Context: one part of a larger RNA
RNA sequence: UUGGGUUUAAAGGGUGCGUAGGCGGGGUAGUAAGUCAGUGGUGAAAGCCUGCGGCUUAACCGUAGAAUUGCCAUUGAUACUGCUAUUCUUGAGUGCAGUUGAGGUAGGCGGAAUGUGUAAUGUAGCGGUGAAAUGCUUAGAUAUUACACAGAACACCGAUUGCGUAGGCAGCUUACUUAAACUGGUAACUUGACGCUGAGGCACGAAAGCGUGGGGAGCGAACAGGAUUAGAUACCCUGGUAGUCCACGCUGUAAACUAUGAUCACUCGCUGUUGGCGAUACAUUGUCAGCGUCUGAUCGAAAGCAUUAAGUUGAUCCACUUGGGGAUUUCGGCCGCAAGGUUGAAACUC
Repeated sequence: UUGGGUUUAAAGGGUGCGUAGGCGGGGUAGUAAGUCAGUGGUGAAAGCCUGCGGCUUAACCGUAGAAUUGCCAUUGAUACUGCUAUUCUUGAGUGCAGUUGAGGUAGGCGGAAUGUGUAAUGUAGCGGUGAAAUGCUUAGAUAUUACACAGAACACCGAUUGCGUAGGCAGCUUACUUAAACUGGUAACUUGACGCUGAGGCACGAAAGCGUGGGGAGCGAACAGGAUUAGAUACCCUGGUAGUCCACGCUGUAAACUAUGAUCACUCGCUGUUGGCGAUACAUUGUCAGCGUCUGAUCGAAAGCAUUAAGUUGAUCCACUUGGGGAUUUCGGCCGCAAGGUUGAAACUC
């Protein structure tokens, strides 16, 4: 490179926006670049291949042909692709009205619980475990009551729910707001292919971690002590620092998983549910969009998937893979304050 593949065997980028590129709806006219056909030129000779001939054969040699699949020029063809012009509306958007949602950002407020402080009642234990001990407690603990303060998280509702590109998002409320989805007009507001994908690039990106400054109730790496044990650098218990929280900045990774890239079209059924719009005999029921469950054909090595495909070996584009180890590595480049990230070999070995 070609071909085969990528749920689980190696392999889908964490996610989006988007540049170049690749691919791209219907009609008409033109052009003739790609494409197809004819003709001419050229495509050295030798060699290869075929026919015939010459050395007694062969090797070898001579001669004729074919081939040289290419390139150039010219004359035509116009289905497809391209280009130019024009047009269309079904793809894709715009506008109006209504609806839905834990979507996002910033502010305000709330109650339960926990801890602490003060005051009161009250007296000898509390706590913890398999059992204990460390620990707290006559300087009055635990328990109960009242008041105050602090930080963090939001029980029930709650769901196989909903929203978001992914990460993710849940007390109530206000303001601002990205984006999405659905429905309506029955030819129906408007543009008229404006589309899909997307190497590089840019942005977002859980937790942990880092920097500066706050905050610190509970929990809790490290650490200390008590147990257990042969030992116990653990599991259990008592404490407890970073951290967890907030603001700003960095890091850029996860089993970032549906281990399943994005978009478009088509393909047997049952059933639940969310949002909208209808119909109706008010029992029900249709449809559009979404989220689920089950099951056929098909596919699949099987497990299984099955209109949310892993089907139609459908179409377009991107990413990735090529025996195990060495190797989440070395070296170098780029990025980072660092931790490290990204890109990413070889020797050797089985």

Small-subunit ribosomal RNA, central domain from an uncultured organism, 350 nucleotides, folded computationally. The full RNA is in RNAcentral, with records from ENA and SILVA.